[in-house]
């Protein structure tokens, strides 16, 4: 010093949160020592028992104890003195400090600095002067006597340093009077005179020490007064002894301090009165400072003392351990009366989250009486308790790697714990044991320690008796494993946990602090988040709705003063302790001691006089006045005026008008609407008219007159700073409301109809009150906005308008200067951007006005104003981690433009309807295995389920295994025909078989088999939301990005936009961009022309031979053809258009023309798109089972519902005759010819063929002819019966095919909907692939051969730019209200 948190990022505004520090603290868990400090923050609640204020016989009498002496003595003991000793009582100092506490108190209570000319002051001290003489009592103590006590009463007796008179008295004090000096007044003081009042105490001893008066110091204390001292104004008036006079009383003193009169003042927005909390300081704690918050210990003032009152003693008190009174409690009581006050120290009890012993000692400092010894002292020094804080210290140090063991973990190789530990070697701080043993003590000597046998110091024992606590996602320093499954449960803030959790629980290990370590809780810090230092108010919270103006704050030039502000210097204070610096003493450090410095203040005193004040003279440039002059919806009163709309009245006219997206309501034949002319009535003022005028703002708009206000320009005559602002105040303020009275033509909230609609208390229609209007009141608010407060000054420009003057000119024009107002652009400058720039959001000053997160909320409650309706002013409890401005990127819009596509439109032909195949929901089932689900699942995986497949289900059988690897033993392996089983599998074998390589013939080895024992195997079992890799889709769309440079503070933007053009980000020209890359496109197959080579198994034109027929033969490669390399298409040429481009149209020529047709190729990336069941793969899971095996079902079910196809429904057609013309495949476990059988399906049979050769194989629709004649048919063929072929171990569930007989539905398919632009659609048949067998699907071929596309408004889908936006999970979004 700063970080975390809004957003998809981003920039700001902004709030919450953390990281430090502190502490009279408490709690949780842990706890060696030792110093030094500290310890009821709460109930100033209530208090048991103990102790805290006594002393002094050198003040007095007395009385006790003891020793002495002298005297009497009943011989017990008395009385007297005299000595020490003590001690109830009288006196006399003290008890007003010392200690506690903080309730009270917003005060002269504190603090500081002054005053006292208005004042006390015991004990101290200097200094002066006295200390004569007398009196009379009262306790004690005797006797009586109340009382239950506390306590009294009455008689007598007595002493004093107890009281009281008298003498001396003065410089003391009063009264009254004369002179001097001083002071800001009051008044002070010196010095004269005169009259009057006022003292005294002795005591022991013989040196002192009391005692009385006065006059000064010292201390202490009173009193007054300048300054400062918390909150709120949703508290704005207070006040009758209240302000003030003269008088009196009181008082140590001043005074309304009290009292009787007079006056009617005093205090308040510079915040009085009231409420609220609160002792105040020096200091503590923080903070860089200025400040913020605290006011325990220690000091300084106050204040109180069960509570509330009061005065008494006394110097001092209205008095913590005095007194009286009243109250409230506790207590004793013989019920009549009494007693007490720990907020002294210990202690209880309570109350609490919580805070100590009912200890020692006067040694030491200090204090009180005393001459003194001395005695009192819970102050105070000490111990005790507590980690409560601060400091110190220790719990060991050095070697020491087999990196043991254990414990975590792992990729199994390690890795970590960790030189840690064992173990050597040592050492002795603390500790334990014994010996020793202080300073603190300072007095003339001598005694004299509570702590304390305490600290210390010696010796000697042993590593032995001594570590936890928090945290490990980010901030934030430190990470693995496992349990746990939005559960537990963490969190300061973000925020974590829904099966791979570094965030929860445990472990291991790490970091971090240590006798402590976390956690609460409070205060300052970070927070420039209350902004003096150091902020803001266009749009983030915040400029008052405008104006006038009052206090207030600021002020224009010059001169002289004065010195209040201000600036030197002097002087006094700022108590001490604390902090700081520098030195010392405890071994160091806390902590203690000294000096010094500071104490940033407050007071006085000299001094300057710039600047601000204040006073005087002065000036004209601020500002106002006069003249003159033009412009204007600036106000408010009367007055007139045309055009239009209703409305009456009359004519014409006649059937509709009206209104709408369309339509009703509605008006009209009782004459609407249209159209003449007449007449009423009210409200509004078209053109002009303009970012044009004008006003403070709200506003103002027809004309004319009155009357009026305020603005600008010229002139410079007068005034001489007269000025800006402006809390409160007044005043003005659209529009709708209100309240009387009018007035009402149009429009029109509320109402009613009719319409839209799912409803429509809306938008749309017809109609309509109040209102809108006028007068006079009220109301006082608005997105009252430029969301920008007035006012002065300064700071580049250009260019438009309005008003004025000048200048120039021949000129009303145009130029140029100038002034005032109104607009736009635009530099610097500013701004978080957006923007604003002489009309400033810019630089500067001066005043007012608001502003501190969101929500509660402009609510509540209080006051105020209003008839009301409201309005001004204005809150807190809860609650959230945001909420917000400006800007980017995308996506979205039932915005905009522009462009494509079978996306519409045009056309063809389907789909949905029926029957049937398939495939899917769905229900069924022991199982119907599992997967795909909008396009992009559904004839999809599956290019082929009767067994197998196969993954499901019933049932039997296995358990190192159906299949790998390795170990050990054994033995070659195997093994038909039988039997038992549904088989699998078991039995059972001298049925039989005994194998390869070396070899020393012993055997060894390699493969194999069975047998065993474990490591493992094995799973289509989860998880496609852990994952490779594959694959759909957007989309064969035309995009997607990078470097460099520029521009932005930044996300980002540019480049990719922009004019054109194109299938195309395709090309061209332009541009702060230049360039580059994945993708378009082109190379890559294939198809349409040619030409070359080659020329069998193709071909036959010509030449020959030959057939019942044939390239069958010879020969040939010329033609098709086949296949191998070329050419050929490039806008290459030409016209015209276009920007002399790019391209775009026509056109030649050419087989083919503008990509020639057609595949192949799919950019960045969306969708947590599919697929763990093709494969692979993490984790989890099973492990005589979910693995493996076997038979035998199932996957083929059937009320039904959707997808996709096949076949029809007919005559463009069906049957039947006999005839013609393909391409492309495919063959060896194949294709299978002729030939014969059989209606057939097929059999039989084997000819030729690893193929341009032989076979599959007939192509079909066509055309030719006949027959059929509109019918459920000579359409259609499902479905059934019968009888068959085929393949196969095996065709019941469950193949296909063929005969013969049956002949269902169906006569062109609602709403909806699909495909197709040309060799296409439509229609036709033919082959492969899988496959034994088993297509109406799927994938290739070829024959026949179309219509239509103005076009680009609208559906749908995509592209590009632009515009909004409170959406970025991106419109299947966000998000509002209601109910639950």
């Nucleotide at each position: 010093a700063g970080a975390g948190u809004u957003u998809g990022a981003u920039c700001c505004u902004g709030g919450c949160u953390c990281a430090g520090g502190a502490c009279g603290a408490a709690c949780g868990c842990u706890g060696g020592c030792g110093g030094c400090g500290u310890g009821c923050c709460u109930a100033a609640c209530a208090c048991a028992u103990g102790c805290a204020a006594g002393u002094c016989g050198a003040a007095c009498g007395g009385g006790g104890u003891a020793a002495g002496g002298c005297c009497c003595u009943u011989c017990g003991g008395g009385a007297c003195c005299u000595u020490a000793c003590u001690u109830a009582g009288u006196g006399g100092c003290g008890a007003a400090c010392g200690g506690g506490u903080g309730a009270g108190u917003a005060a002269c209570g504190c603090g500081u600095g002054a005053g006292g000319a208005a004042c006390c002051u015991g004990c101290c001290u200097u200094u002066c002067a006295g200390u004569g003489g007398g009196g009379g009592a009262c306790a004690a103590c005797a006797g009586u006597u109340g009382g239950a006590a506390a306590c009294g009463a009455c008689u007598g007796c007595u002493a004093a340093u107890a009281c009281c008179g008298c003498a001396u008295a003065a410089a003391a004090c009063c009264u009254u009077u004369g002179g001097g000096u001083c002071g800001c007044a009051u008044g002070a003081u010196c010095u004269g005179a005169a009259a009057g009042u006022c003292a005294a105490a002795g005591a022991u001893u013989u040196a002192u020490u009391g005692c009385u008066g006065a006059a000064a110091g010292a201390u202490g204390g009173c009193c007054u007064c300048g300054c400062g001292u918390c909150u709120g104004a949703u508290u704005a008036g207070c006040u009758a002894g209240u302000u003030g006079g003269a008088g009196g009383g009181g008082u140590a003193a001043c005074g309304g301090c009290c009292c009787a009169c007079c006056a009617a003042g005093c205090c308040a927005a510079c915040g009085a009165u009231g409420g609220g909390u609160a002792g105040c300081c020096g200091a503590g704690c923080u903070g860089a400072g200025a400040g913020g918050c605290u006011g325990a210990u220690c000091g300084g003032c106050c204040a109180c003392a069960c509570u509330g009152g009061a005065a008494c003693u006394g110097a001092g008190a209205c008095a913590c351990g005095g007194u009286c009174c009243a109250g409230a409690c506790u207590c004793c009581u013989a019920c009549g009366g009494g007693a007490g006050g720990c907020a002294g120290c210990a202690g209880u009890a309570g109350g609490g989250a919580a805070u100590a012993u009912u200890g020692g000692g006067c040694a030491a400092u200090g204090g009180g009486c005393g001459c003194a010894a001395g005695c009192c002292u819970g102050a105070c020094c000490c111990a005790g308790c507590a980690a409560c804080g601060c400091c110190g210290c220790g719990u060991g140090a050095g070697g020491g790697a087999a990196g043991a063991a254990g414990g975590u973990u792992u990729u199994c190789g390690g890795a970590u714990u960790g030189u840690a530990a064992a173990c050597c070697u040592c050492u002795g701080u603390c500790c334990u044991a014994u010996g020793u043993g202080a300073c603190g003590a300072a007095g003339g000597a001598a005694g004299u320690g509570a702590c304390g046998g305490u600290a210390g110091c010696a010796u000697a024992g042993g590593a032995g008796g001594a570590a936890g606590c928090c945290c490990c996602g980010g901030c934030u320093a430190a990470c693995u494993a496992c349990g746990u499954g939005c559960c537990a449960g963490c969190a300061g803030c973000c925020g974590c946990g829904g099966u791979a959790a570094u965030a929860c629980g445990u472990a291991g290990g790490u970091u971090g602090c240590a006798a402590g370590c976390g956690u609460u809780g409070u205060c300052c810090g970070g927070a420039u988040u209350u902004a003096c230092u150091g902020g803001g108010u266009g749009u983030a919270a915040a400029g008052g709705g405008c104006g006038u103006g009052u206090a207030g704050g600021c002020g224009g030039a010059g001169a002289u003063g004065c010195a209040a502000g201000u600036u030197g210097g002097g002087a006094g204070u700022g108590a001490a302790a604390u902090c700081c610096a520098u030195g010392g003493g405890c071994u160091c450090a806390a902590c203690c001691c000294a000096u010094g410095a500071a104490c940033u203040g407050c007071u006085u005193u000299c001094a300057a006089a710039a600047c601000u004040g204040c006073a005087u003279c002065c000036c004209u440039u601020g500002a106002g006045u006069a003249u003159c002059g033009g412009a204007g919806a600036g106000g408010c009163a009367a007055g007139c005026g045309g055009a239009a709309u209703u409305c009456c009245u009359a004519g014409u006219g006649u059937a509709g008008c009206g209104g709408u997206g369309a339509a009703a309501u509605g008006c009209g034949u009782a004459g609407a609407u249209a159209u003449u002319a007449g007449g009423a009535g009210g409200a509004a003022c078209a053109c002009c008219a303009g970012u044009g005028g004008c006003g403070a703002a709200g506003g103002c708009g027809g004309c004319u007159u009155g009357c009026u206000g305020g603005a600008c320009g010229a002139c410079a005559a007068c005034u001489g700073a007269c000025g800006c602002u402006g809390a409160g105040g007044c005043g003005c303020g659209a529009a709708a409301g209100c309240g009387u009275g009018g007035g009402g033509a149009g429009c029109a909230a509320a109402c009613a109809g009719g319409a839209u609609u799912a409803g429509a208390u809306a938008c749309c229609c017809u109609g309509g009150u109040a209102g809108u209007c006028c007068a006079c009141g009220c109301u006082g608010u608005a997105a009252a906005c430029g969301a920008u407060g007035a006012a002065u000054a300064c700071u580049a420009g250009g260019u438009g308008u309005g008003g004025g003057a000048g200048g120039a000119c021949u000129g009303a024009c145009c130029c140029c200067u100038u002034c005032c107002g109104u607009g736009c652009c635009g530099c610097a400058g500013u701004u978080a951007a957006c923007a604003c720039a002489a009309u400033a959001a810019g630089u500067a000053u001066u005043c007012c006005a608001c502003c501190u997160g969101g929500g509660g909320a402009g609510u509540a409650c209080g006051a105020c104003c209003g008839c009301a309706a409201g309005g001004u002013u204005g809150a807190a409890a809860c609650u959230c981690a945001a909420a917000g401005g400006a800007a980017u990127u995308g996506a979205c819009g039932g915005g905009c433009a522009c462009c494509c596509g079978c996306a519409c439109a045009a056309g063809c032909g389907g789909u949905g309807g029926a029957u049937u195949a398939u495939g899917u929901g769905g229900u069924u089932u022991a199982a119907u295995u599992c997967g795909a689900c909008g396009c992009a699942a559904c004839g999809c995986g599956a290019a082929g389920a009767a067994c197998c497949u196969u993954a499901c289900c019933g049932g039997g059988a296995u358990u190192u295994g159906a299949c790998a690897u390795c170990c050990u033993a054994c033995u070659a392996a195997c093994g038909a025909a039988g039997c038992a089983g549904a088989g699998a599998u078991g039995c059972a074998u001298a049925a039989g078989g005994u194998g390869c390589c070396c070899u020393u013939c012993g055997g060894g080895g390699a493969a194999a088999g069975u047998a065993g024992a474990g490591a493992c195997a094995g799973g289509u079992g989860g998880u496609g939301c852990a994952u490779g890799g594959u694959u759909g889709u957007c989309g064969u769309c035309a995009g997607c990005u990078c470097g460099u440079g520029u521009c932005g503070u930044g996300a980002g933007a540019u480049g990719u936009u922009g004019g054109g053009u194109u299938a195309a980000g395709u090309c061209c020209c332009g541009c702060a961009a230049c360039g580059a890359g994945c993708g378009c496109a082109a190379c890559c197959c294939u198809u349409a022309u040619c030409c070359c080579c080659a020329g069998u198994a193709g071909c036959c034109a010509g030449c020959a031979c030959g057939u019942a027929g044939a390239g069958g033969u010879g020969g040939g490669c010329a033609c098709u053809c086949u296949g191998a390399g070329g050419a050929g298409a490039c806008u290459g040429c030409c016209a015209g258009g276009g920007a002399u481009a790019a391209c775009c149209u026509g056109g030649a020529g050419g087989a083919a023309g503008g990509c020639g047709g057609g595949g192949a190729u799919g950019a960045c990336g969306u969708c947590a798109a599919a697929u763990c069941a093709u494969c692979a793969u993490g984790c989890c899971c099973c492990u005589u089972a979910u693995g493996a095996u076997u038979u035998g079902g199932g996957c083929u079910a059937c009320a039904c519902a959707c997808g996709u196809g096949c076949u029809a429904c007919a005559a463009u057609g069906g049957c039947g005759u006999a005839a013609a013309c393909a391409a492309a495949g495919g063959g060896a476990a194949g294709c299978g010819a002729a030939a014969c059988c059989g209606c057939g399906a097929g059999g039989c049979g084997g000819a030729g063929c690893a193929a341009a050769u032989c076979c599959c194989a007939a192509a079909a629709a066509u055309a030719a002819c006949g027959u059929c004649u509109c019918a459920g048919u000579u359409c259609g063929g499902a479905u059934u019966g019968u009888a068959g072929u085929c393949u196969g171990c095996a065709a019941c569930u469950c193949g296909a095919c063929u005969a013969c007989a049956u002949g269902a539905a169906g006569c062109u398919g609602g709403a909806a909907u699909c495909g197709c632009u040309a060799g296409u659609a439509a229609u036709c048949g033919c082959g492969g692939a899988u496959c034994a067998g088993a297509a109406u699907g799927c994938u290739g071929c070829g024959g026949u051969g179309a219509a239509u596309a103005c076009g680009u408004u609208c559906c749908c889908g995509g592209g590009u730019c632009u515009u909004g936006c409170a959406c970025u999970c991106a419109c299947c979004g966000c998000c509002c209200g209601u109910c639950a």

The RNA shown here (small-subunit ribosomal RNA) has 1380 nucleotides and comes from an uncultured bacterium. The coordinates come from a structure-prediction model, not an experiment, and the mean pLDDT is 85. The sequence is in RNAcentral, with records from ENA, Greengenes and SILVA.